Overview
This is a predicted structure of a 694-nucleotide part of an RNA (large-subunit ribosomal RNA, domain II) from a Candidatus Melainabacteria bacterium. The prediction has a mean pLDDT of 80.

[in-house]
Context: one part of a larger RNA
């Protein structure tokens, strides 16, 4: 890993709801009688439920409690009044309570044959160096001291085997080995090493201390028990068909991956249009937008309270000036989620009507749930960086729980909601040269870039169209030559302000072909360069300028080209008109199945069946309904069976939507159907499931 077998909502008591049955008040418990025996039958009314409620209670009672109350109110009575016992099913409570799964905690024992420390008693340490004290001899001293030589043989001394250890590397890593081997390494008379016997025990020991070690187990050993601990956690939970079908939200939570209530699902009962859609009528609003009337913010200008500064004055609460600041006000401009003089579309609420001549719609009550991690897309917003396949709301859709067609591939996009069958038709989105079903369709232009099939600022005699009474043979556009002046350095300001720091003025006048109280550069200020504008040359030479459609450049990524590919100049893009076709599980056609509702008919009641009409049949969690099969038991029949039962294997279907059923043949060698009921150790592919086999 595969195969086979085993493997998970059970049982008891109580409650509650539904169904069925009995009685009309229901019912017995323990116990007794009785019988071949029995769970059958007969007793047994103790008790329980119901028959009256209200109050904490005393207590009162169709009322009662509160209260001073004959008030009001609460709960009852009545209108509209049935319960109870048993069984079955759903769910709940209490129990291990669907099954498997902890790490832990506690109790009682077993361990120091491993290892730690200690105790008792024994063993072991080749060889070779070094050469302490002491002693001797000699020298030396007044005597010591001291020196030399010799002797001697000390040491947690040196080198190095046994022995002990384990620092490095390699090998080994399903090993030869659950820590070793090989080559090196450290200690090797000591705090050495080792044999045997003994002592210390689990919150305890022992520890030259690493939370180390205490039998391959140690931040608390092992075994058994409490124990099926508990597990808001993970995994698993076994046959079929039919009907309906969610949620990932709100509030609360020592709550956030849990739970409670509500929301959304399903089943039943009641109600019977109360629901949805559309039209009309009536509502409230302060969003989008807009606006500046308020609040707040804000730019320019006029007038200018007040202040600053300057002048006159001895001073003044005197006068004058001002190109500074500036309240207030006027004119213009103009911002706002927390501004509003205004103000939609939608949405929402109420009413009326109509249609769908009805959705198994709404609402109420009751049984049973699941959900409470959502995802993306469009739209309106908050957060973020007007980032994110980001995050948080609102709203709609899809996915979730949705198959089919399109988007090359692609949960969330576009089309469209799959009961079954068909080698029929017709359409949607999207397509119609080939891959690949259908137009190499029609008409008119556009593109030349393989644009199509990657983006911007910006750049360019690409090309089509349009415009220019305000361009141009009365000479444009570009270039070149010349002019571009005077009042004047306009006024103010200023150190200066001369066209060109700044402010003011509708910015003047003159000469002129033309020339701004000045377009830019420049100067401290002038100067200087330049532009607008004018004449000339070019030249008897012709376009110029602007708008717009489609294209061009800008444009860099790692094996080899990113239209799905081939390939395309239309088989590209845009605009408009027209015709045809393809294309889905949509719709239609034909046949069939099932379910709901209505009507009619039939039958023996509940109900069932038949016919017709009509509607419906995607589906996870989940609710409801109907069945198949397994084991055993009872009743009926007791079929069949050594002339071959069950089981096993193979085969093809008379039959069922399916779970399944029956038949034939072989094997097998003794049991065993069918019908109706009853009871369950009742259905396996998953649980790193368990056991066995290979």
């Nucleotide at each position: 890993g595969c195969c086979a077998g085993c493997g998970a909502g059970u049982u008891a008591u109580c409650g509650u709801u539904a169904g069925u049955a009995g009685u009309u008040g229901g019912u017995u418990a323990a116990g007794g009688g009785g019988u071949u025996g029995a769970u059958a039958c007969c007793c047994g009314g103790a008790g329980c439920c119901a028959c009256a409620g209200g109050g904490a209670a005393a207590c009162c009672g169709a009322g009662u409690c509160u209260g001073a109350a004959u008030a009001g109110g609460g709960c009852g009575u009545u209108u509209a009044u049935a319960a109870u016992u048993a069984c079955u099913a759903g769910c709940g409570a209490u129990a291990g309570a669907c099954c498997c799964g902890a790490a832990c905690c506690c109790g009682g024992g077993c361990g120091a044959u491993c290892u730690a420390a200690c105790c008792a008693u024994g063993g072991c340490c080749a060889g070779u160096g070094u050469g302490a004290a002491g002693c001797g001899u000699c020298g030396g001293u007044a005597a010591c001291a001291c020196g030399a030589c010799g002797u001697g043989g000390a040491g947690g001394u040196a080198c190095g085997a046994a022995c002990c250890c384990a620092c490095u590397g390699a090998u080994g890593u399903u090993g030869a080995a659950a820590a070793a081997u090989c080559a090196g390494g450290g200690g090797a008379u000591g705090a050495g090493u080792u044999g045997u016997g003994g002592u210390u025990a689990g919150g305890g020991g022992u520890g030259a201390a690493a939370u180390g070690c205490c039998a391959a187990u140690c931040g608390a050993g092992c075994c058994c028990g409490g124990a099926g601990c508990u597990a808001g956690c993970u995994g698993g939970u076994u046959c079929u068909c039919c009907c309906c079908g969610a949620a990932a939200u709100g509030c609360g939570u020592u709550u956030a991956g849990g739970c409670g209530c509500a929301g959304c699902g399903u089943c039943g009962u009641a109600u019977u249009u109360a629901u949805c859609u559309u039209a009309c009528c009536g509502g409230g609003g302060g969003u989008a937008g807009a606006g500046c009337a308020c609040u707040a913010a804000u730019u320019c200008g006029g007038u200018g309270c007040g202040g600053g500064c300057c002048c006159c004055g001895a001073a003044a609460u005197g006068g004058g000036g001002u190109a500074c600041c500036a309240a207030a006000u006027c004119g213009a401009g103009a911002u706002a989620a927390a501004c509003u003089c205004c103000g939609a579309a939608u949405a929402c609420c109420g009413g009326u009507a109509a249609a769908g001549u009805u959705a198994c719609u709404g609402u109420a009550c009751g049984g049973c749930a699941g959900u409470g991690a959502g995802a993306c897309a469009g739209u309106g917003g908050g957060a973020g960086a007007u980032a994110a396949g980001u995050u948080c709301c609102a709203u709609u859709g899809u996915c979730g729980a949705g198959a089919g067609g399109g988007a090359a591939a692609c949960a969330g996009c576009c089309c469209a909601g799959a009961c079954c069958a068909u080698c029929a038709g017709u359409u949607a989105a999207g397509g119609u040269c080939c891959c690949a079903a259908a137009a190499u369709g029609u008409a008119u232009g556009c593109u030349a870039a393989g644009u199509g099939a990657u983006u911007a600022a910006c750049g360019a005699g690409g090309u089509g169209u349009c415009g220019u009474u305000u361009c141009a043979u009365a000479g444009a556009c570009a270039a070149c030559c010349a002019g571009g002046a005077g009042g004047u350095u306009g006024g103010c300001u200023u150190a200066g302000a001369a066209g060109c720091a700044g402010c003011c003025a509708c910015u003047c006048c003159u000469u002129g072909a033309a020339a701004g109280a000045g377009u830019g550069c420049g100067u401290a200020a002038u100067a200087g360069c330049u532009c607008a504008c004018u004449g000339g040359u070019c030249a008897a030479g012709a376009g110029a300028c602007g708008a717009u459609g489609c294209g061009c450049g800008g444009a860099a990524a790692a094996u080899a080209u990113a239209c799905g590919g081939g390939g395309c100049u239309a088989a590209a893009g845009c605009a408009u008109a027209c015709u045809a076709c393809c294309g889905a599980a949509g719709c239609u056609a034909u046949g069939g199945c099932a379910a709901g509702u209505g009507u009619a008919c039939u039958u023996u009641u509940u109900a069932a069946g038949u016919a017709c009409a009509u509607u419906u049949g995607g589906g996870u969690a989940g609710g409801g309904g109907a069945g198949c099969g397994u084991u055993g038991u009872g009743c009926g029949c007791u079929a069949g069976g050594u002339a071959g039962a069950a089981g096993c294997a193979u085969g093809a279907c008379c039959g069922g939507c399916a779970a399944g059923g029956a038949c034939a043949u072989g094997u097998g060698g003794a049991c065993g159907a069918u019908g109706c009921a009853c009871a369950a150790g009742u259905g396996a592919g998953a649980a790193u499931g368990c056991u066995g086999g290979c």